[in-house]
RNA sequence: AUGGAGAGUUCGAUUCUGGCUCAUUAUGAACGCUGGUGGCAUGCUUAACACAUGCAAGUCGGACAAGAAGUGGUGUUUCCAUGGGCGAACAGGUGAGUAACGCAUAAGAACCUACCCUUAGGAGGGGAAUAACAACUAGAAACGACUACUAAUAUCCCAUACACUGAGGAGAAAAAGGAGGAAUCCACCCGAGGAGGGGCUCGCGUUUGAUUAGCUAGUUGGUGAGGCAAUAGAUUACCAAGAUGAUCAAUAGUUAGUCCGAAAGGAUGAUCAGCCACACUGGGACUGAGACACGACCCAGACUCCUACGGUGGCAGCAGUAGGGAAUUUUCCUUAAUGAGCAAAAUCUUGAUGGAGCAAUGCUGCAUGGAGGUAGAAGGCCUGCGGGUUGUGAACUUCUUUUCUCGGAGAAGAAGCAAUGACGAUAUCUAAGGAAUAAGUAUCGACUAACUUUGUGCUAGCAGCUGCUGUAAUACAGAGGAUGCAAGUGUUAUCUGGAAUGAUUGAGCACAAAGUAUCUGUAGGUGGCUUUUUAAGUCCGCCGUUAAAUCCCAGGACUCAACCCUGGACAGGCGAUGGAAACUACUAAGCUGGAGUAUGGUAGGGGCAGAGGGAAUUUUCGGUGGAGCAAUGAAAUGUAUAGAGAUCGAAAAGAACACCAACGACGAAAGCACUCUGCUGGGUUGACACUGACACUGAGAGACGAAAGCUAGGGGAGCAAAUGGGAUUAGAUACCCUAGUAGUCCUAGUCGUAAAUGAUGGAUACUAGGUGCUGUGCAUAUCAACCCAUGCAGUGCUGUAGCUAACGCGUUAAGUAUCCCGCAUGGGGAGUAUGUUCGCAAGAAUGAAACUCAAAGGAAUUGAUGGGGGCCUGCACAAGCGGUGGAGCAUGUGGUUUAAUCCAAUGCAAAGCGAAGAACCUUAUUAGGGCUUGACAUACCGCGAAUCCUUUUGAAAGUGAGGGGUGCCUUUGAGAACACGGACACAGAUGGUGCAUGGUUGUCGUAGCUCGUGCCGUAAGGUGUUGGGUUAAGUCCUACAAUGAGCGCAACCCUCGUGUUUAGUUGCUAAUCGUUGAGGUUGGAAACCUGAGCAGACUGUCGGUGAUAAGUCGAAGGAAGGUGAGGAUGACGUCAAGUCAUCAUGACCUUUAUGCCUUGGGCGACAUACGUGCUAUAAUGGCUGGGACAAAGGGUUGUUAUCUCGCAAGGGUGAGCUAACUACAAAAACCCGUCCUUAGUUCGGAUUGUAGGCUACAACUCGCAUGCAUGAAUCUAGAAUCGCUAGUAAUCUCCGGUCAGCCAUACGAUGGUGAAUUCGUUCCAAGCCUUGUAAACACCCACCCGUCACACUAUGAGAGCUGGUCGUGCUCGAAGUCAUUACCUUAACCUCAAGGAAGGGGAUACCGAAGGCAAAGCUAGUGACUGAAGUGAAGUUGUAACAAGUUAGCCGUACUGGAAGGUGCAGCUGGAUCACCUCAUUU
Repeated sequence: AUGGAGAGUUCGAUUCUGGCUCAUUAUGAACGCUGGUGGCAUGCUUAACACAUGCAAGUCGGACAAGAAGUGGUGUUUCCAUGGGCGAACAGGUGAGUAACGCAUAAGAACCUACCCUUAGGAGGGGAAUAACAACUAGAAACGACUACUAAUAUCCCAUACACUGAGGAGAAAAAGGAGGAAUCCACCCGAGGAGGGGCUCGCGUUUGAUUAGCUAGUUGGUGAGGCAAUAGAUUACCAAGAUGAUCAAUAGUUAGUCCGAAAGGAUGAUCAGCCACACUGGGACUGAGACACGACCCAGACUCCUACGGUGGCAGCAGUAGGGAAUUUUCCUUAAUGAGCAAAAUCUUGAUGGAGCAAUGCUGCAUGGAGGUAGAAGGCCUGCGGGUUGUGAACUUCUUUUCUCGGAGAAGAAGCAAUGACGAUAUCUAAGGAAUAAGUAUCGACUAACUUUGUGCUAGCAGCUGCUGUAAUACAGAGGAUGCAAGUGUUAUCUGGAAUGAUUGAGCACAAAGUAUCUGUAGGUGGCUUUUUAAGUCCGCCGUUAAAUCCCAGGACUCAACCCUGGACAGGCGAUGGAAACUACUAAGCUGGAGUAUGGUAGGGGCAGAGGGAAUUUUCGGUGGAGCAAUGAAAUGUAUAGAGAUCGAAAAGAACACCAACGACGAAAGCACUCUGCUGGGUUGACACUGACACUGAGAGACGAAAGCUAGGGGAGCAAAUGGGAUUAGAUACCCUAGUAGUCCUAGUCGUAAAUGAUGGAUACUAGGUGCUGUGCAUAUCAACCCAUGCAGUGCUGUAGCUAACGCGUUAAGUAUCCCGCAUGGGGAGUAUGUUCGCAAGAAUGAAACUCAAAGGAAUUGAUGGGGGCCUGCACAAGCGGUGGAGCAUGUGGUUUAAUCCAAUGCAAAGCGAAGAACCUUAUUAGGGCUUGACAUACCGCGAAUCCUUUUGAAAGUGAGGGGUGCCUUUGAGAACACGGACACAGAUGGUGCAUGGUUGUCGUAGCUCGUGCCGUAAGGUGUUGGGUUAAGUCCUACAAUGAGCGCAACCCUCGUGUUUAGUUGCUAAUCGUUGAGGUUGGAAACCUGAGCAGACUGUCGGUGAUAAGUCGAAGGAAGGUGAGGAUGACGUCAAGUCAUCAUGACCUUUAUGCCUUGGGCGACAUACGUGCUAUAAUGGCUGGGACAAAGGGUUGUUAUCUCGCAAGGGUGAGCUAACUACAAAAACCCGUCCUUAGUUCGGAUUGUAGGCUACAACUCGCAUGCAUGAAUCUAGAAUCGCUAGUAAUCUCCGGUCAGCCAUACGAUGGUGAAUUCGUUCCAAGCCUUGUAAACACCCACCCGUCACACUAUGAGAGCUGGUCGUGCUCGAAGUCAUUACCUUAACCUCAAGGAAGGGGAUACCGAAGGCAAAGCUAGUGACUGAAGUGAAGUUGUAACAAGUUAGCCGUACUGGAAGGUGCAGCUGGAUCACCUCAUUU
């Protein structure tokens, strides 16, 4: 010595920059809700607006005279107008003005000072008036006029004295008494000193603006004069021409202090105290010690009041009123105390002061009760229904009485013998009474302590910032609960802090805002080495001051605290004084390292001027020649038989200089390139001579300054804004093409800007290396060249330390330091408006505000994505085969229709899907008829067993009647099941929400998705998982700051393919017997088959290749060869994907209905569109006759043989089979024959008629199959599109589930026959790596720009209009001071006669306020019309930017267009991609 905290908000996430916001404290505060008490403070911040009423400054009779009262009278006493003295210049109020010697601080000399203190001396002699009073008189009043009288401490003269003055003379100049019996006291005059007070001067400090840069005329100085208390241009005349960094505008009393802050500092100037200024506005003087005077005077002005037109007033004193305002008190008490005035004093006066009143306005103290008390009461709220919470809280028991009510006692403040208290019914003490009289307010998403429920449903509302609310809101509103503070609490306003967002302490400028385009240089700032002087800065000691109060510390005292008292400390400033001498500065003298000069070399597109050159282009002329040329993505415009283009020769013109040429050179930058010559600037290097700090930077200032543009004159080949034409396009004022003018070039001027960039100001010093290039030295070497080593100057790359938000920079710093300059302080508005300067113009420079947003921005990360790049895979394309799209029909969907056409599914990933089967039922829909504890579940009561039979009515559901029957169990009460009736809880719902959910499913969908530890990075994250190979595969190998692991891949599972073992019935049959025929018989277990197990395949073997790897290619063997074929199996996650109608389920809605029963209808409609299929269009075929060969299935409410009837569907009959036994069952394509012969047919079979059949209660809406008859479209299918790589496609059958039947051509399985093609990777899709990104709802469904239209807001310009303000000039000129004047007049003195001196009035002149006039300036308001800007709901038009944004973008400039924009010229990379070169790194 006691002192420093952060948070929210930009993003998918991160970090930085940067603003906005919050948490703190404070207030003369106000407002909302609430309100017990004491103490101490505070109380018009707004209209310096206007004020009714009362009071706020008087006093002295001991200066004087007159009068009155009183007493019977005198005397005494009391009162007192007027005159006189002192005071009224203090105290009190306010902050308008003032940016100033006003204030603060520190000094100074040329001054004044009543009362007070100390001190020296004095007060002698005279005089003249006057007010009051009295009389008279004017006036409405206010206020006067005239005549006469009188006194003084009023006033005058003489004398006298200090004192004053060129220091000699001389001049001028004072007084008053009063009281008392007296001592004596109080006054008076002139000096000197003091104290206190005041005037003046000066150093330093004291707000903002340069869009105020020049200002000043008594201004600066001098002399004379006047003037003042005093200095002074303070005033005046003359002379000189100086003085200064201002002037102007805006705002403002200032200080001690107060609030905030760790401090530095920021803000502020209420109360209290010092100073200043003001007193209705402006001016002026008088009196006086002191005023140019708040409650005095004069004048002018505005306003008020009376009014006879002449007067009156000034609350910014105390109360109070009106008004203004968000807002600020009583028309109170007292002189008791402290002060003030007067007085000899008692007194008197005092809205100063002391007090009280009002106000939660603030600070501070106290209380609203303490202890016990669980049935954890009731009530409330929540609930998972168990309970929890409110909550020991209340009730209840007991205790206390601060407060409260009502009594009693009762101070200090009073000094000085006594007397004297507004406050005061005081404080304080004490008796009695009774928990009695006393709690609110805000908040509860995060920041920020505190959570649930109900209501609401982007509504109502909240909100400090972020934001909340669209049916489950801890964010709105109510409630319960909780938290904070508490007689308050919250909001609003304001200041500070946080904010290091103005940075001295303590920030920055490559990319975030920010380095002037570059250089020269003035003022200024800063400055090398050594010695010396001084002491300005600096440091040390001491002295003065820095008012008091306040703050801080200690102590004391009101019971404590606030408040108050005492003491101490502090006081960073200023001044005086004495020292020190390192550093800075000054003085003096040196030095050579910085800097410069001279000198020898040297490189160079450095600059200016002149001369010369060739290639190319275009044009012109001539020759040859004969049809196109030119242009583009493709074309057209254009050009050409009047001879183009091509080619040869000749000529002219203008502009630019290939190769060399290089991150190579030079220059301050802009910039600079053919060759030669002349003139000229700078750099660098070497020797070493000279000067001796001469240096660095640089506000203003000056010079130069690409391209474009402008002016004047030339020139004009090519190119080319504008413009014309042709294309493209929805349009195309563009991109492309064809023409083409300014311009580009030169000369002389102008402009002064660029992405004028290294987005990096200049100078100096220091701090690792490595490696290129340019210039020039030294050394080595035999001249030269090379090699090697080394120095200076420049120019690149890489990199350490360090720095950086990161990217990156890194001796050429963005590192470490110093000096100087410039610049930034959120985005937009805006580089705009206005003013000013410059410019011929275009424009340049300087450069705001209102308003609006909570962001804007930098770097990097992850994923996504690109009409970016690389690699790879896939029936993705290609190569093939067959389809769809065209026809008819079936089926599903949309739409339409309907009483209803139930609902769901809608790109891929809905649509022969849920539905493996809607005539009734199903069924959820519709119309009608019915039921209401219900069709169904649990529980209660009553009654009856129940099932059953007949019958009435009805469309049925249902309803009525009759009959029959009495079971099981038992503790004899009853019980179980069932039916009926009743009441109360409840049941029920295919009602809504799949965006509240569970479960489940689809899809991407393939080979990926992650983790532990470690390492890297501030972090998000990265690494691993990337690279090189390989694979179907993140499969494996290898390399590697990674090493391991998990979910996926693979394998394990099922089916098929080979062999083997075993078992042989209902299956099989090599052997035997046997039949018309048949595994029929006897046997068998060999083969086949069935089904249970086992084996088998692993790149195992060989060769090639590869890295001696993984693997790959080929071969052998093998039934099978490189995951053998097929299936099941689906990682982390995405799509708020689908499903509340499978089921389950939250909360919502319904309860004589959205529930339940029933009949009929509907789900089957039909101009139409789409999807999925079937049948075809025929001869590779159709019809017909005959003949073959499977597998897998299900079957008793079933499958059905055989026989028989029927053309057939089918009917009758009925054996066998609960199945390797029996039946369905015929397999079909196929094969062998007949007919058909290219036709809408012997193809095709729709549609329709008719006849029977089957199922079913029922076949009309609305079933299936059959016979006969009928015989539609379609002749291979547009754009487009689908499937498939081998037992696959294609094609041909069989079976099953659901099912009474079936709309099945569907779906799921089964086998038969059985192909073609794959060169390859442009497109499509997916994956990995990389790159750009202004997108992250994540890219064509993103983002986003401008015009136009509409609404609102603020603002600029504007013919002007209306105010305010300031100074200037002219005019007018009040009061008034000084001056002048002899017009009028006058008591004191002199003379005494006139007159003089002196005074008054009047007049004159200067100055002079307000007023008037004029031209300006500044400023405010308003203004027809008009300009741009900002903000708004989902408007219109295009698509400029972000990816190579589809024409790379941007800067400057010019032209041009509805608009974004386009084009030309020069520039930049803050452009992607590809190629080459250079340099670097590794080897």
Molecule: small-subunit ribosomal RNA
Organism: Cucumis melo var. makuwa